[in-house]
Molecule: RNase P RNA; transfer RNA
Organism: Nitrospira sp.
RNA sequence: GGAGAGGACCAGGUGAUCGCUCGUGGCGGGUGACGCCACGGGAGGAAAGUCCGGACUUCAUGGGCAGAGCGCUGGGUAACGCCCAGGCGGAGUGAUCCGACACCGGCACCACAGAAAACAAACCGCCGAUGGCCAAAGCGACGGGACCCCAAUCGAAUCGCUGCGGAUCAGGUAAGGAUGAAACGGUGGAGUAAGAGCCCACCGCGGGGAUGGUGACAUCACCGGCACGGUAAGCGUCGCUCGAUGCAAGACCAAAUAGGAAGACAGCUGUCGCUUCCUUCGAAGCGGCGACCGGCUGGCCCGGCCGAGGUCUUCGGGUAGGUCGCUUGAGGUUCGAGGUAACUCGGAUCCCAGAGAAAUGAUGACCACCGUUGAGGAACAGAUCCUUGACGGGACAGAAUCCGGCUUAUCGGUCUUCUCCACCG
RNA sequence: GGGGGGCUAGCUCAGUUGGGAGAGCACGACGUUCGCAACGUCGGGGUCGCGGGUUCGACUCCCGUGCCCUCCACCA
Numbered sequence: 001g002g003a004g005a006g007g008a009c010c011a012g013g014u015g016a017u018c019g020c021u022c023g024u025g026g027c028g029g030g031u032g033a034c035g036c037c038a039c040g041g042g043a044g045g046a047a048a049g050u051c052c053g054g055a056c057u058u059c060a061u062g063g064g065c066a067g068a069g070c071g072c073u074g075g076g077u078a079a080c081g082c083c084c085a086g087g088c089g090g091a092g093u094g095a096u097c098c099g100a101c102a103c104c105g106g107c108a109c110c111a112c113a114g115a116a117a118a119c120a121a122a123c124c125g126c127c128g129a130u131g132g133c134c135a136a137a138g139c140g141a142c143g144g145g146a147c148c149c150c151a152a153u154c155g156a157a158u159c160g161c162u163g164c165g166g167a168u169c170a171g172g173u174a175a176g177g178a179u180g181a182a183a184c185g186g187u188g189g190a191g192u193a194a195g196a197g198c199c200c201a202c203c204g205c206g207g208g209g210a211u212g213g214u215g216a217c218a219u220c221a222c223c224g225g226c227a228c229g230g231u232a233a234g235c236g237u238c239g240c241u242c243g244a245u246g247c248a249a250g251a252c253c254a255a256a257u258a259g260g261a262a263g264a265c266a267g268c269u270g271u272c273g274c275u276u277c278c279u280u281c282g283a284a285g286c287g288g289c290g291a292c293c294g295g296c297u298g299g300c301c302c303g304g305c306c307g308a309g310g311u312c313u314u315c316g317g318g319u320a321g322g323u324c325g326c327u328u329g330a331g332g333u334u335c336g337a338g339g340u341a342a343c344u345c346g347g348a349u350c351c352c353a354g355a356g357a358a359a360u361g362a363u364g365a366c367c368a369c370c371g372u373u374g375a376g377g378a379a380c381a382g383a384u385c386c387u388u389g390a391c392g393g394g395a396c397a398g399a400a401u402c403c404g405g406c407u408u409a410u411c412g413g414u415c416u417u418c419u420c421c422a423c424c425g
Numbered sequence: 426g427g428g429g430g431g432c433u434a435g436c437u438c439a440g441u442u443g444g445g446a447g448a449g450c451a452c453g454a455c456g457u458u459c460g461c462a463a464c465g466u467c468g469g470g471g472u473c474g475c476g477g478g479u480u481c482g483a484c485u486c487c488c489g490u491g492c493c494c495u496c497c498a499c500c501a
Base pairs, nucleotide, nucleotide: 001421002420003419004418005417006416007415008414009413010412012367013366014365016363017362018361020042021041022040023039024038025037026036027035028034044396048407049406051405052404053403054402055401056246058244059243062302063301064300065299067242068241069240070239071238072086073085074084075083076082087101088099089098090097091096102237103236106235107234108231109230110229123177124176125173126172127171130170131169133166134165137162138161139160140159141158142155143150144149185203186202187201188200189199204226205224206223207222209220210219211218212217250324251323252322253321260315261314262313263312264311265310270289271288272287273286274285275284276283277282293307294306295305296304297303317500318499319498331350332349333348334347335346336345337344338343369393370392371391372390373389374388375387376386377385378384426497427496428495429494430493431492432491435450436449437448438447444481452468453467454466455465456464474490475489476488477487478486
């Protein structure tokens, strides 16, 4: 000098004019609403997406099933799917970066191609040891006939045994070829008819063991001769966690109306006791017990609660006002301590938007920054620097109950640590 | 503020154990007709909203992201 990697931070500034919103104080007004004046506060690193986790709220709060989420280890935290540190795998020369990183025992799937796609099989190929087939060559035998006799044959064409060699029927094999994303360990040797973990060495894999580590895991030696394809972001299994609801939660005040209509479901039940009415039959009310039915209880089952004016659904009617919740909080700044770190503890100090269809803005000036370009200067040219002028640019975006994260968007700029390459000393 | 659904050809929509991207209308050519329409035959046309991932393979499964549609107030 070039090319990169990690981390932290900024998100133009100053003053002027005109506005908006909230609070406090004062004045006017009728005490209120409202208006005016003064002072003070007034968007973000993501306020966003609403993807996670909580606070808070109301309802539920007994058990099981179902459902959802997470998934290497240790730690942090109110909690987390977040963060820190580490392990393992992958990428990179490296600084560093990335990882949905538990389990394939069960079910399911693996199209096309290919012989074969999952307890392997055998298309081409190789072999054909072994059993058959053909068969050089070699060795041996040799006819007729019951005894006995006749004959003495030699083969192109008889039989037996051995069988070079050949072909490949049975068979052996999985080295090689071909297909595919994937073909049932890899490389080398020995071995064989040809081959093969059949055997051997190394690597991989599996098993139990020792050592180190809290642990994930790592290392070492031993044993096993290879059995065990992939997919769980397919069904599923294992472990852990989880009640629902969301500020349109919820509380209070005010206003208004038809306290309406239709439909569905179901008990206007059985029995016992008491009271009242009654001449009696009986009726009404209350209570106990029991069965079934219906409704509610976040989904289902059990359980629980309620049941004569009850529950649910749909339609219709009315209001679109106010107050609280609402911003002091797992809060900010700073100092000290502990911890590798995330983070935690202690002290001091500060109060920092609270609107409700929604304020936080607009205009012009100067300065600073970036880009393009003109002129002049540094003795010439290039590069660089300095002075000065013109034009252009400044992103993503906008609090809505509040926090902790993640993810996504973002013109540009500052600081810092580190890596690689080239050159110079 | 909170919940649900959708995005596939010019338009309206199908597309499930993940393996072919399709239908109707529209468009083009040819036939038919004196000519047009209708009809018949053939054909063209795709960023499956976008970007990543899982998988041998993604419209389909997972993650992120953009746009559109829709529902949710209170009172009796």